RNAcentral holds the sequence, with entries from ENA. This is a predicted structure of a 71-nucleotide RNA (transfer RNA) from a Candidatus Liptonbacteria bacterium. Taxonomically the source falls in Candidatus Liptoniibacteriota (Bacteria, Bacteria candidate phyla). It matches the Rfam family "tRNA". Rfam's curators write: Transfer RNA (tRNA) molecules are approximately 80 nucleotides in length.

[in-house]
């Protein structure tokens, strides 16, 4: 240099334009003599930057980071 694919709370993973979801983690509590274990309820997320559209995590350009292939 050339192409493809991923990127979503701390971590893992769903989400075919229309409320961001699950499950651990963490914190509070509830139970136990204590802890663990079960239960309840709270926090936290769409890589970035623009554009299409009444709406975008989703479509489209561009960057960034990574994987993998060509040269």
């Nucleotide at each position: 240099g050339a192409g493809a694919c991923a990127u979503u709370g701390g971590u893992g993973u769903a989400g075919u334009a229309g409320c961001a979801g699950c499950a651990c983690u963490a914190c509070a509590g509830u139970c136990u003599g204590u802890g663990g274990c079960a239960c309840u309820g709270u926090c936290a997320g769409c890589a970035c930057g623009g554009g299409u559209g009444c709406a975008a995590a989703u479509c489209c350009c561009g960057u960034a980071u990574g994987u993998c292939u060509c040269c």